[in-house]
RNA sequence: CCAUACCAGCCGGGGACAUAGCGGAGCCCUGUACCUGAAAUCCGCUACAGCAGGGGUGGAUCCCCUUUUUGAGGGACGAUCUUUUACGAAUUGAGUUGUAUUUGUUGUGUUGAAGAAUGGGUCUUGCGCAAUUGGGAAUUGUGAACCGGGUCAGGUGGGGGACCAAGCAGCCCUAAGCAGUCUCCCCAAUGUGCCGCGAGAGUGCCUGUUCCGAGCAAGAAAUACAAAGAUCGCGUGGGAGUGACUUUCGAUUCAAGGGUGUAUGG
Numbered sequence: 001c002c003a004u005a006c007c008a009g010c011c012g013g014g015g016a017c018a019u020a021g022c023g024g025a026g027c028c029c030u031g032u033a034c035c036u037g038a039a040a041u042c043c044g045c046u047a048c049a050g051c052a053g054g055g056g057u058g059g060a061u062c063c064c065c066u067u068u069u070u071g072a073g074g075g076a077c078g079a080u081c082u083u084u085u086a087c088g089a090a091u092u093g094a095g096u097u098g099u100a101u102u103u104g105u106u107g108u109g110u111u112g113a114a115g116a117a118u119g120g121g122u123c124u125u126g127c128g129c130a131a132u133u134g135g136g137a138a139u140u141g142u143g144a145a146c147c148g149g150g151u152c153a154g155g156u157g158g159g160g161g162a163c164c165a166a167g168c169a170g171c172c173c174u175a176a177g178c179a180g181u182c183u184c185c186c187c188a189a190u191g192u193g194c195c196g197c198g199a200g201a202g203u204g205c206c207u208g209u210u211c212c213g214a215g216c217a218a219g220a221a222a223u224a225c226a227a228a229g230a231u232c233g234c235g236u237g238g239g240a241g242u243g244a245c246u247u248u249c250g251a252u253u254c255a256a257g258g259g260u261g262u263a264u265g266g
Base pairs, nucleotide, nucleotide: 001266002265003264004263005262006261009057010056011055012030013029014028015027020046021045022044023043024042034054035053036052037051063259064258065257066256067255073249074248075247076246081241082240083239084238085237086236087235088234093232094231096227097226098225099224100223101222102221103220105218106217107216108215115211116210117209118208119207120206121205122204123200124199125198126197127196128195129193130192131190132189133188134187135186136185138181139180140179141178142177148173149172150171151170156165157164158163
């Protein structure tokens, strides 16, 4: 130096939690990197830190050590901001309300503002009238096999006969009924109407006449004063969310350097 066999090592790692500490298992991140069993009121181990059993690879680009690049993800601290709640103070800030002053604006007004007097309508109610609806009367048509009327062919009965009698159908008229018309007439009814005459209510609205003769109404802004209250703002304390800066752990990744067993044979 080479070969063979065995063996060390390796066959995932990390975060928080938990733990005297370490690992497993549960959660999360990364990644693909054996199998089986038990294990959160836990399971095992002892700083060399999983246990029990089995399998693979195996002396180096693959294992170990040091330094380095990258930095998923997690933890700690917590500025800032948002929001909520409790208490407080109170205009030394805003806002609300009222009064006064000032300045504009809009609408309307000599085709007469505001004001005053007087009257009417609208409102409630009584009477009358009209309308509408219903009924009646009236009128027209129809309308009785027999138990309505008139006339009664035929037929029937009486008679010696002339004639007489009852009387069906038909025809005519009519009753009850049915249908139509309602121009006129009568009666009844009312959430129809304001047509007429009264009574009441009343300034809510509209309107007429008379007097008077220039404003009336609405809203805005500014200033000052006052009042109420605590809506916003202010202060203190608490809760929730966001989470800068800083810090911590850190897989993966990127490189550099170094180290490395036993036996046998050649």
Molecule: Bacterial large signal recognition particle RNA
Organism: Oscillospiraceae bacterium